[in-house]
């Protein structure tokens, strides 16, 4: 959210806050008297009176109110478990044994008067009963004190038994007899009760041992404290309490303080081991408004008792009282949250009583709550037209779904009606019997048997029958992974989801809806808490080189660990027995209730327990005893091992003096510094202070820091050898003590160099740096402090083991010819092991022994305390808050202002441009009504577009339309609106109007009239659309790049990602080829196969071609011809094949031959995996969304051609390698029917006329052109350039204005070779000439796309600029350097931390005051019980009252601790696009 029934359980976890109401403790009259109230009977004065009986009962008085019920504040130990102790105790009621209960006496409630108060409660005087109270006797195995024996233990000691003095009790009730009966009493009996005395039982009290939470940012506490003596006190030991002695007692096994907690059985969870809890149930404690306190009793310091102090609430006549739900209900608050002011004492238990009974919110049951758990049910069988609907669709279905419906059954529960058990057994009482007692066959008590009596809250229950009819009963979560279950539509980073990953920015299985589907079910889902996974605190079970994690090294205490053998103990350990581990729970099996939860029975388990008895291997104790660990002793050796004292030379730099004369010095370049008052350079001499070149060496000594000139003194340790001695002495080490680099301080000294800080110079954007130039602390010496380092082998110490090898160093032995053994110390390789990297006898391998740290990242080694230091600091060291990672080692890319090796017109060498100028053409930009739209570094920019006057054309303005084509289709209307043929308007689309009706049946008077489908008109469904989304696609393209790469099977190798093959060494254009090779094939690419191009051959031989041969108009024109060229099929040729050298005997590469061609011969085509979310929704296709009388479609004009400007691409130039006339020569590949269009004529010319001819090796376009041969121009803005520009014409086309080519005349600008920077090219190519085509009515063609002509120059290199390969390196990048990312400063928030101080709690200390109340002492006042008495009285003894000691709350001050809060103040933490840099990662640009 929803909700059927039943059973059996549970129910204030917060405020031990506060309580209104009414219950939750009585009860005996068989303990006393006494009133009441009935009955009955005697008396009577008739007013009462008495007595018997039965009820009732307020007071004395017994016994219970100490159980039973609540609660968990307090309490960390005066508590709890568990096992023990009491030789230190107590015990009503109950039970068993012994004795016993004689005899007096005084009194007090009540009640009577009285009197005070508002009340509550009181006073005061009589009276008077008892199982109340007291006195005397009597008495022990009591008790106490004295004596003395036995006897046993556990240390004090304990038990028994005995003598002797002392003391100390009591109570009647009832019932029946019997003397007597007026009454009272006596005696017997019987029970109840009573007194003492031993004992039991159960209950309590004290003591012991173990265990029993966190905190060390809590290390010291203690003064009755720890002990004795003595003495008081308790039941009962005990400093429990006093006095006095004495100075002790706990504490690193954690005292003392703090915080938090009732403990346990048991309960959740776990495999266990453990963690967590301590609700119900049951043991124990501890409270009872908040404190003290004692009385009474067997028992309390008392939940429903007193006393006193607080606080609070009630009542009050204001004087003074009363009250305590943490009992059962209920009430208010608090709270996410938790019931009924219910019925009964019928059962079960308790109090009282002989007893019937009474009490009894203990309990028993109802009552409310899906709170939790069990069980049941909400149908069942059949049932396909796979129904209607919903939903989806690929439109075909397909699911819901046998599901419903329909038919046949059942009836658990529910509901109705009638019916039937168990919970009940005793009690009481009557008859009968028996036993016990007695005299008794009463009585009484026990018991058996029979009879009567009387008891059910639960309950209108449970059960079992009848009826009736699917009838009255399903929901809630989820459906992205995890994790079982999928699609539609809405939404658009929006609303939201969300337990972690993450989900949403127009195609969401994650969002809302919704069908479906899962899962669970009277429940579901969330939320909170606990264990588990989590070996993520690691007992069982973790770790520390580099991920968090070995103290800085050492010495040594406490403490743990500890050789070899014997003996003994018997503490740890084993084994057996005995006790105990309450019950309940948990398991087990049975049993019941239909089943099951629940219950019952019966078994086992369960302790680190306690006790005895045993065993001795092995670890502890004790003895004793070995040498092998350990030291020690002799005899030897290496060494910067420390410490003082002394000495040395070299350089540096300063001072003196000579030489000398202009610069030195420093830098990537410079300056700044120095020098003509002489520097630098050199020479000599002198001071001075520090370091000690070379040997010098991953060599050497030391614990570590660390130590290097030489000589003396002093002293520490290694190592080796010899086995003499001692005899486990040993290892490790929490606290603790010394040592400890630099730097850094304190005091005195020294001061050459270096050189933090300062100055100045450069560099820079800036440069508080990085480099110069100077330069003070300070590097030194000598006392002292600091106590920290990446103090590193980022590896604690020690002990024993476990594969080789090879180097150093110091010894020692054996041979001595090379060598060979051993021991200690130094490193290197590497095997097994051990995640990876490594590491490997010097272990990070295999064990053992201490120690020490570590438990995500950051906040943080920060804060606060605390402690060391002069100081700066150092040690110890949190937490709130934040993130979901932070780290390690490998791998795989890309990257690096890393490397190495290779290419590329990459440079370099060259030629030629381009940027300057005018034009053209594309682009930005501007502008516009519109200047359509995309392309955007390379890879947009003569790019779509291989052609915009109209069309094109997407765009603007106007005007129009509503379907231009496609409707097949649905429902509707109506009849001529449509089509057709005309006409008038209009710029045209278009609009108006006019005529016309077809066809088919049916009638017909042939005039026509009904019908009907088409057409047409509305709606709808579609059409349409250059509207949107290339970031939703498909197809296609561009780039990298014609760069050599990219992968795959199978083996190996790694735990794995992944490697290997694909690396090495070669060699190539090439991952090509070849060697090596844990690989071996292989596949996409290379590269060959295609095409053309270069040469020959062979076939063919017309439209081509013509050597030869005739012709001949001289024109291969004609006959012929295939030889040739040339056409197009077919094939040949090149393949390092041949030589040499060179290489590894190889790929192969260099050189030569031959060849038309040599090392891919040129050239296209061809484009691997993939990479840019490259480009294209405007080729096309398409998915979504959009518009639909408009974004669709028609039309006529207009723009796409605009122009201060900037940019790319190109033409033409700038001239003489040239310009113009003139003359001459030689191609290729193309194109052609709405087409080329010859000749010829016209025109200066563009073009016109005309048409031969050709659908093509035939005919046409078609003239090549640079050149070549001549002529001129002479260097000039020109006879160069050719822009504008005007005048004239021509063509095409409906149309040439916006806006077309062309031509002829005339004009004649810029411009004299181009800054910075760029581009293109490596041979038939750069450059230069010209031709051709495509689109196309023409044309902006100077584009594009092909074709031939002439034809060069340079390079044989890789330093360096771009790119690209391969292989290494180093990363903190992986959206991949266009990366990542660090601090301040800005702003926003959010814990915290200081802080003048403020307010609170808590806990002590010191003083004061000091109830109530034990206790003590006093008591001149007051007493009935007992002595004494002369009766007045006194005395024992008790009290009020007083005083002391203590003593609770209270006040004062004072300390500690702890919360809160605080102007201001610090930092921290986190916030898509803020600011400054640019510190780190690469050699991060100064490691």
């Nucleotide at each position: 959210g929803u909700g059927g029934c039943g059973g059996u359980g549970c129910g204030c976890u917060u405020a031990c806050u506060a309580c209104a109401u009414g219950c939750a403790a009585g009860u005996c009259g068989a303990g006393c008297g006494g009133g009441c109230u009935g009955a009955a009977g005697a008396c009577u004065u008739c007013g009462g009176u008495u007595u018997u009986c039965a009820g009732u009962u307020a007071g004395c008085g017994g016994c219970g109110g100490a159980c039973g019920g609540g609660u968990g504040a307090g309490u960390a130990a005066u508590a709890u478990a568990u096992a023990g102790a009491c030789a230190a105790c107590c015990u009503g009621c109950c039970c068993u044994c012994g004795a016993g209960a004689g005899u007096g006496g005084g009194a007090c409630a009540a009640c009577g008067u009285u009197u005070c108060g508002a009340a509550a409660g009181g006073g005061a005087c009589g009276c008077u009963a008892a199982u109340a109270c007291c006195g005397c006797a009597u008495a022990a195995u009591a008790u106490a004190g004295a004596c003395a024996a036995g006897u046993c233990g556990c240390c004090u000691g304990g038990c028994u038994a005995g003598u002797c003095u002392a003391u100390c009790a009591a109570a009647g009730g009832g019932g029946g007899g019997g003397c007597c009966a007026c009454a009272a009493g006596c005696c017997c009996u019987c029970u109840c009760g009573c007194u003492u005395g031993a004992g039991g039982a159960g209950g309590g009290g004290u003591c012991u041992a173990u265990a029993u939470c966190c905190u060390a940012u809590u290390a010291g506490c203690u003064u009755g404290u720890u002990g004795g003596u003595g003495a008081g006190g308790u039941a009962a030991g005990a400093g429990c309490u006093c006095a006095c002695c004495a100075a002790g007692g706990c504490u690193g096994u954690g005292a003392u303080g703090g915080g938090u907690a009732g403990c346990c059985g048991a309960c959740c969870u776990g495999a266990g081991a453990g963690g967590g809890u301590g609700a119900u149930c049951g043991g124990c404690c501890a409270c009872a408004c908040g404190g003290g306190c004692a009385c009474u009793g067997a028992g309390a310091c008392a939940c429903g008792g007193g006393c006193c102090c607080g606080a609070c609430u009630c009542c009050u006549a204001c004087g003074g009282g009363a009250g305590g739900c943490a009992g059962c209900a209920g009430u208010a608050g608090g709270g996410a949250a938790u019931u009924u002011u219910g019925g009964g004492c019928a059962a079960u238990g308790g109090g009282g009583g002989a007893a019937a009974c009474c009490c009894u919110g203990a309990c028993c049951c109802a009552g409310c709550g899906a709170c939790a758990c069990c069980g049941c049910g909400u149908g069942a069988a059949u049932g396909a037209a796979g129904a209607a609907g919903g939903c989806u669709u690929u439109c075909g279905g397909g699911u819901u779904g046998u599901a419903a419906a329909g038919u046949u059954c059942u009836a658990u529960c529910a509901c109705a009606c009638a019916u039937u058990a168990a919970g009940a057994a005793a009690g009481u009482u009557c008859c009968g019997g028996a036993u016990a007692u007695u005299a008794a066959u009463a009585c009484c008590a026990u018991u058996c048997g029979g009879g009567a009596u009387c008891u059910g809250a639960c309950g209108u229950a449970a059960g079992g029958g009848u009826g009736g009819g699917a009838u009255g009963a399903a929901g809630u979560c989820a459906u992205g992974g995890c994790u079982a279950a999928c699609u539609c539509u809405g939404u658009g980073c929006c609303a939201g989801c969300a337990g972690c990953c993450g989900c949403g920015g127009u195609a969401a299985u994650a969002c809302a809806g919704a069908g479906a589907u899962g899962g669970c079910a009277a429940c579901c889902g969330u939320u909170g808490u606990u264990c588990g996974g989590a070996a993520u605190u690691a007992c069982u079970g973790g770790g520390c080189u580099u991920a968090a994690a070995g103290c800085g090294c050492a010495c040594g205490u406490a403490g743990g660990c500890g050789g070899g053998c014997u003996g003994u103990u018997a503490a740890g350990u084993c084994g057996g027995c005995u006790g105990u581990g309450a019950a309940a729970g948990a398991c087990c099996a049975c049993g019941u209730u239909u089943c099951a939860u629940c219950c019952g029975u019966g078994g086992g388990a369960g302790g680190u327990c306690a006790g005895c008895c045993g065993a001795u291997a092995c670890u502890g104790g004790c003895a004793g005893u070995c040498u092998u660990g350990a030291g020690g002793c002799c005899g030897g050796u290496a060494g910067g091992g420390g410490a003082g004292a002394g000495u040395g030379g070299a350089g540096u730099u300063c001072c003196u003096g000579g030489u000398g004369g202009a610069g030195c010095g420093g830098u990537g370049a410079a300056a700044u510094g120095c020098g003509u008052u002489g520097a630098u350079a050199u020479c000599a001499g002198g001071a001075g202070g520090a370091a000690c070149g070379u040997c010098g060496g991953a060599g050497g000594c030391g614990a570590a820091g660390g130590c290097g000139a030489c000589u003396c003194u002093c002293u520490g340790g290694g190592c080796c050898g010899g086995u003499c001695c001692u005899g486990a002495c040993g290892c490790u080490g929490a606290g603790g003590u010394g040592c400890g680099a630099a730097a850094g301080c304190c005091a005195g000294g020294g001061g050459a160099g270096c050189a933090a800080a300062c100055g100045g110079g450069a560099u820079u954007a800036g440069a508080u740096a990085c480099c110069c130039c100077g330069g003070u602390a300070g590097u030194c010496c000598u006392g002292g402090c600091u106590g920290u380092a990446a103090a590193c082998g980022a590896u604690g110490g020690g002990u024993a083991c476990u594969a080789a090898g090879u180097a150093g160093a110091g010894g020692a032995g054996c041979u001595u010819a090379c060598g060979c053994u051993u021991c200690u110390c130094u490193g290197c390789c590497g095997g097994a092991g051990c995640a990876a990297a490594g590491u490997g006898u010097u272990a990070a391998g295999u064990a053992c022994c201490c120690c020490g740290c570590c438990u995500g990242g950051g906040g943080a080694g920060u804060a606060u305390g605390g402690u060391c230091g002069c100081a700066a600091g150092g040690c110890u060291g949190a937490a709130a808050c934040u993130c979901a990672a932070a780290g390690g080692a490998a791998u795989u890319g890309a990257c690096g202002g890393g490397g190495g090796c290779u290419c590329g017109c990459a440079c370099a060498a060259g030629c030629g441009g381009u940027g300057g100028a005018g034009c053209a053409u594309g682009u930005g930009g501007u502008u516009u009504a519109a200047u359509u739209c995309g392309a955007a570094g390379c890879a947009a920019c003569g790019c779509g577009a291989a052609g915009a006057a109209c069309c094109u054309u997407a765009c603007c303005u106007g005007a129009g339309u509503u379907g231009a084509a496609c409707u097949a289709c649905g429902u509707g209307a109506g009849a001529u609106u449509a089509a057709c043929c005309g006409c008038c308007u209009g710029a045209a689309a278009g609009g108006g109007u006019g005529g016309c009706c077809a066809c088919g049946c049916u009638c017909u008077u042939c005039g026509g009239a009904g019908u009907g489908g088409a057409a047409c008109c509305a709606c709808g469904a579609u059409g349409g659309g250059u509207g949107u989304u290339g970031c939703a696609u498909g197809g296609c393209u561009g780039u990298c790049g014609u760069c050599a790469g990219c992968u795959c099977g199978u083996g190996c190798c790694g735990u794995g990602a992944g490697g290997u093959g694909u690396u090495c060494g070669g060699u190539u254009a090439a991952g090509u080829c070849c060697c090596c090779u844990a690989a071996c094939g292989a596949g996409c690419g290379a590269a060959a196969c295609c095409u053309u191009u270069g040469u020959c051959c062979u076939u063919a031989g017309u439209u081509g071609c013509c050597a030869g041969c005739g012709g001949u108009u001289c024109g291969g024109c004609c006959g012929g011809g295939g030889a040739c060229u040339c056409u197009a099929a077919g094939g040949a040729g090149a393949c390092u094949g041949c030589a040499g050298a060179c290489g590894u005997c190889a790929a192969g590469u260099c050189u030569g031959a031959g060849g038309a061609a040599g090392g891919u011969g040129g050239a296209g085509a061809u484009g691997a995996c993939g990479u840019c979310a490259a480009g294209u929704c405007a080729u096309c296709a398409u998915g979504g969304c959009c518009c639909u009388u408009a974004u669709g479609c028609c039309c006529a004009g207009g723009g796409c051609u605009a122009c201060a400007c900037a940019c790319g691409u190109g033409c033409u130039a700038c001239a003489a390698u040239g310009g113009u006339u003139g003359g001459u020569a030689c191609a290729a590949a193309g194109g052609g029917a709405a087409g080329c269009g010859a000749g010829a004529c016209c025109g200066c010319g563009a073009g016109g006329u005309g048409g031969a001819g050709c659908a093509a090796a035939u005919c046409c376009c078609a003239a090549a052109a640079a050149g070549c041969c001549a002529a001129u121009c002479u260097c000039a803005g020109u006879u160069c350039g050719g822009a504008u520009u005007g005048a004239u014409g021509g063509c095409u086309g409906c149309a040439a204005u916006u806006c077309g080519c062309c031509a002829u005349c005339a004009u004649g600008a810029a411009g004299c070779c181009g800054g910075a920077a760029u581009c293109g090219c490596u041979a038939g190519u750069a450059a230069u000439c010209g031709u051709g085509g495509g689109u196309c009515a023409g044309c902006u063609a100077u584009a594009c796309c092909a074709c031939g002509g002439u034809g060069a120059a340079u390079g044989u290199g890789u330093u360096c600029c771009c790119g690209a390969g391969c292989c290494u390196u180093g990363u903190a990048c992986a959206c991949a350097c266009c990366g990542c990312c660090c601090g301040u400063c800005a702003a926003g928030c959010c814990a915290c931390c200081g802080a003048a101080g403020c307010a609170g709690g808590g806990a002590g200390g010191u003083c004061c005051c000091g109830a109530a109340g034990u206790c003590g002492c006093u008591g001149a006042c007051c007493c009935a019980a007992c002595c004494c008495c002369u009766c007045g009285g006194g005395g024992a003894g008790g009290g009020a009252g007083g005083c002391g000691c203590c003593g609770a709350a209270g006040g004062a001050u004072u300390u500690c601790u702890u919360u809160g809060u605080g102007a201001c103040g610090g930092g921290g933490a986190c916030u898509a696009a803020g600011u400054c840099g640019g510190a780190a990662c690469a050699a991060g640009g100064u490691a």

Annotation
The RNA shown here (small-subunit ribosomal RNA) has 1487 nucleotides and comes from a metagenome. Model confidence (mean pLDDT): 81 of 100. The RNAcentral record of the sequence draws on SILVA.